Description:
This is a predicted structure of a 365-nucleotide RNA (Bacterial RNase P class A) from a Nitriliruptorales bacterium. Of the family's consensus pairs, 91% are formed in the model. Taxonomically the source falls in Nitriliruptorales (Bacteria, Bacillati, Actinomycetota, Nitriliruptoria). The sequence is in RNAcentral, with records from ENA. Its mean pLDDT, the model's own confidence on a scale to 100, is 76. It matches the Rfam family "Bacterial RNase P class A". The family's RNA type in Rfam is ribozyme. The gene name in the source record is rnpB.

RNA sequence: CGAGCCGGUCGGGCGGCCGCGCCCCGAUCUCGAUCGGGGUGAGGAAAGUCCGGGCUCCACAGGGCAGGAUGCUGGGUAACGCCCAGGCGCGGCGACGCGCGGCCAGUGCCACAGAAACGAUACCGCCGGGGGUCACCCCGGUAAGGGUGGAACGGUGGUGUAAGAGACCACCAGCGUCCCGGGUGACCGGGGCGGCUCGGCAAACCCCAUCCGGAGCAAGGCCAAGCAGGGGCCGGGUGCCCGCCCGAUGGCCCCAGGUAGGCCGCUCGAGGCACCGGGUGACCGGUGUCCCAGAGAGAUGGUCGCCUCCCGCACGCGGGUGACCGCGUGCGGAGACAGAACCCGGCUUACAGACCGCUCGCCCU
Numbered sequence: 001c002g003a004g005c006c007g008g009u010c011g012g013g014c015g016g017c018c019g020c021g022c023c024c025c026g027a028u029c030u031c032g033a034u035c036g037g038g039g040u041g042a043g044g045a046a047a048g049u050c051c052g053g054g055c056u057c058c059a060c061a062g063g064g065c066a067g068g069a070u071g072c073u074g075g076g077u078a079a080c081g082c083c084c085a086g087g088c089g090c091g092g093c094g095a096c097g098c099g100c101g102g103c104c105a106g107u108g109c110c111a112c113a114g115a116a117a118c119g120a121u122a123c124c125g126c127c128g129g130g131g132g133u134c135a136c137c138c139c140g141g142u143a144a145g146g147g148u149g150g151a152a153c154g155g156u157g158g159u160g161u162a163a164g165a166g167a168c169c170a171c172c173a174g175c176g177u178c179c180c181g182g183g184u185g186a187c188c189g190g191g192g193c194g195g196c197u198c199g200g201c202a203a204a205c206c207c208c209a210u211c212c213g214g215a216g217c218a219a220g221g222c223c224a225a226g227c228a229g230g231g232g233c234c235g236g237g238u239g240c241c242c243g244c245c246c247g248a249u250g251g252c253c254c255c256a257g258g259u260a261g262g263c264c265g266c267u268c269g270a271g272g273c274a275c276c277g278g279g280u281g282a283c284c285g286g287u288g289u290c291c292c293a294g295a296g297a298g299a300u301g302g303u304c305g306c307c308u309c310c311c312g313c314a315c316g317c318g319g320g321u322g323a324c325c326g327c328g329u330g331c332g333g334a335g336a337c338a339g340a341a342c343c344c345g346g347c348u349u350a351c352a353g354a355c356c357g358c359u360c361g362c363c364c365u
Stems, first nucleotide, its partner, number of pairs: 001361004006357005012307007020041010043337001047348002050346005055216004067212005072086005087100005101207002106205002108201003123146002125142007154172006173197001175194008220264004229255006235246004271290008310333010
C1' cells in the first nucleotide's frame, strides 16, 4: 500500500438567531392562560415485536393426558431460544465462520434416472451349458468392470474360481463390546475380543430429557359530573280544617354502581461512571460518585457562520525521467439509518462515514 462474508468502538464539534415539550421560581389578569428567568429534553439501533423476565390483575390441592418450546458438554444470569469457555465435524492459506439428542423402539418417505433406494435383486458385461438360418437366441452362475443417480450394500492387496464374491486371509476404515490412562463432562489417547459391514431423512410421525397457567399499562387502583335507577320530604292563595284555585309527568336531599373527565401507576433502575478485588471468559463482589425524557395521539426542530472528515474541479509551490505523489488556496457537492410512550436483558434487521485491533499478500529499510 492492497485485500478480509475478520473482531470492536464511535456515529460530527463549537457559536449566533428564531422556535417547541416538561418541571421550578416570579409577575399579571378575564384563573388558565400570557410574559420573564432558570433547569432539562431520543438511539445504537428508540425499529421488527421474535424470545426471556420484572410489575399488575385473574385462575390454581395434588397427579396425569393433550399442546407448545428447547436439544453436544460445563458455566454465567432474575430468566432465555441469549452470552462465555470447551468438545466433535465441516469450510477458509489465515484472522475466523457455520453446524450439533435418538433412524439397531416402531411406522413412513426417498421425485427423475436406474435392474435395484433397504426387500431383495441384474440393463450392458464376464463365465458355463444348449440351440442356430452365424445376425443372435434360450437356460443357469456371478456382482470384479461399465452404466443411472445427491446417495448403490465397506476399501486396497492376495488366496481361490469356469467366471466371481468377506467365500477365506492380511492391513485399513467403520460398528458392537470389554479393559487401562486423562478430563467435572462432552470427549480424547492406547490395547484386547467379536461377527465380518449395518444407506439417507426426525424443519416426517415418533421416542427420550428439560422447561412452560392466562392476559397485558387500553394491566390495574383512587376520585367522580350529567342522564337513567333506588329511597325520603313537599310549595303559594283563600283567617284555620275540609274543599277550591295556581304551579310542575316538578323541586330539594340522600344512596349504590360507575360513564365522560381527572389523578395515581410513571420512572431510582437486575441503573450509569470510576477505582479495587475474584474469574481464561461471560460475569460477580466491594467502595466512591452521579441523577439521566416522562408528554395532551405524543415536544427534542430550522437556519447561518467557523472548524473537522470525504469527493470533484481549478490555480500555485515542492519532489520524481515519467505515470503520479505531497502541501496550500479558492469554488462546488456530500454527511447515513432512523424518532422513546410501563420498564429491563437479548436476538434480528437498517446504516453515509471515521477510528482501533487482528489476519493474509506485495514493496522498502